The prediction has a mean pLDDT of 82. This is a predicted structure of a 92-nucleotide RNA (c-di-GMP-I riboswitch aptamer) from Firmicutes bacterium HGW-Firmicutes-8. It matches the Rfam family "c-di-GMP-I riboswitch aptamer". From the family's description: GEMM was predicted in a large-scale screen for bacterial structured RNA regulatory elements. Rfam links the family to the GO term cyclic-di-GMP binding.

RNA sequence: GUCCGAAAAAGGCAAAAUUACCGAAAGGUAAUUGCGCAAAGCUAAAGGGUCUAAAGCUAACUUUUUGUUAGUCAUGACAGCCAGUCGCCGGA
Numbered sequence: 001g002u003c004c005g006a007a008a009a010a011g012g013c014a015a016a017a018u019u020a021c022c023g024a025a026a027g028g029u030a031a032u033u034g035c036g037c038a039a040a041g042c043u044a045a046a047g048g049g050u051c052u053a054a055a056g057c058u059a060a061c062u063u064u065u066u067g068u069u070a071g072u073c074a075u076g077a078c079a080g081c082c083a084g085u086c087g088c089c090g091g092a
Stems, first nucleotide, its partner, number of pairs: 002092004012037002017032006035080001041085003047082002049078003056072006
């Protein structure tokens, strides 16, 4: 350096749930907790994929102002979906 592994050692992260805050939502932050993880470290048009749809646009409904419903659409979000990249320990 490459490949493989997580038995050991030193450690690390933190699912769901609850509470509070932010957000239209997806989701995020903090605390408790511990589902699990060899990268559950980092990277979000310098790859794919997934989620949401406030505003906009279109259509229908609605007696008008207006309101309601549906569709579409990321500039919003997800790295614990795949991927890229850095890295502890051990073995070959």